Transfer RNA from a Paludibacteraceae bacterium, 72 nucleotides, folded computationally. The coordinates come from a structure-prediction model, not an experiment, and the mean pLDDT is 82. Rfam family: tRNA. Rfam describes the family as follows. Transfer RNA (tRNA) molecules are approximately 80 nucleotides in length. Lineage of the source: Bacteria > Pseudomonadati > Bacteroidota > Bacteroidales > Paludibacteraceae.
[in-house]
RNA sequence: GGACCCGUAGUUCAAUGGAUAGAAUAAAAGAUUCCGGUUCUUUAGAUAGGCGUUCGAAUCGCCUCGGGGGUA
Numbered sequence: 001g002g003a004c005c006c007g008u009a010g011u012u013c014a015a016u017g018g019a020u021a022g023a024a025u026a027a028a029a030g031a032u033u034c035c036g037g038u039u040c041u042u043u044a045g046a047u048a049g050g051c052g053u054u055c056g057a058a059u060c061g062c063c064u065c066g067g068g069g070g071u072a
Base pairs, nucleotide, nucleotide: 001071004068005067006066007065010025011024012023013022018055027043028042029041030040031039048064049063050062051061052060
């Protein structure tokens, strides 16, 4: 340099182009307890950025950014 793969809560992962992007864990608050832990309830938290296709995009296309392992 060229081609390929990946990018979603703090973390690990889901989500045929279609209901409000969901779960575990972590965090905060409350209940329980003499205190803590465990357990239970609740809350907040995310689609890398832009443009396009579409009635509808996390999902499809293009460009950029970031990461990864090959190749010359």